[in-house]
RNA sequence: CUCUUAUCGAGAGCGGCGGAGGGAUAGGCCCGAUGAAGCCCGGCAACCGAUUUGUAUGGAAUGCGUUACAUGGUAUUCUGUACAAAUGUCAUGGUGCUAAUUCCUACAAUGCCGUACAGGUUACGGUCGUUGGCAGAUGAGAA
Numbered sequence: 001c002u003c004u005u006a007u008c009g010a011g012a013g014c015g016g017c018g019g020a021g022g023g024a025u026a027g028g029c030c031c032g033a034u035g036a037a038g039c040c041c042g043g044c045a046a047c048c049g050a051u052u053u054g055u056a057u058g059g060a061a062u063g064c065g066u067u068a069c070a071u072g073g074u075a076u077u078c079u080g081u082a083c084a085a086a087u088g089u090c091a092u093g094g095u096g097c098u099a100a101u102u103c104c105u106a107c108a109a110u111g112c113c114g115u116a117c118a119g120g121u122u123a124c125g126g127u128c129g130u131u132g133g134c135a136g137a138u139g140a141g142a143a
């Protein structure tokens, strides 16, 4: 750098160092000497991780059954996955995050509203909403 997948309306400092920028890009709108970025500490969360109960479903072993074997059935044990439990519970470790919904909009569809014309399954506009996508961020995995 690329691919796959999940998440992105919640949460988190009146701390120390530092000194002018920051919010990915563009436009907007914001934050910032009452102190930006960055670093440290603190905190939040629970993606990876650990773990309990229940439900569903898959797999394996053993027993029963059979003259024997296989399939099927059934019981026990072990185990994988998904879901639920207010977000189950935990927080040693790996990340992450710690203004504003990913701050908003970028592309498309659609609802609503307005304007134009004789007309409509019309055109243009508003950007007020909804849905999907693009882009981006983070985790986990892969190459």
Base pairs, nucleotide, nucleotide: 002142003141004140005139006138007137008136013041015040016039017038021031022030023029025106026105027104028103042098043097044096047094048093049090050089051088052085053084054083055082056081057080058079059078060077061076062075063074064073102135107132108131109130110129111128112126113125114124115123116122117120
Molecule: SAM riboswitch aptamer (S box leader)
Organism: Paenibacillus riograndensis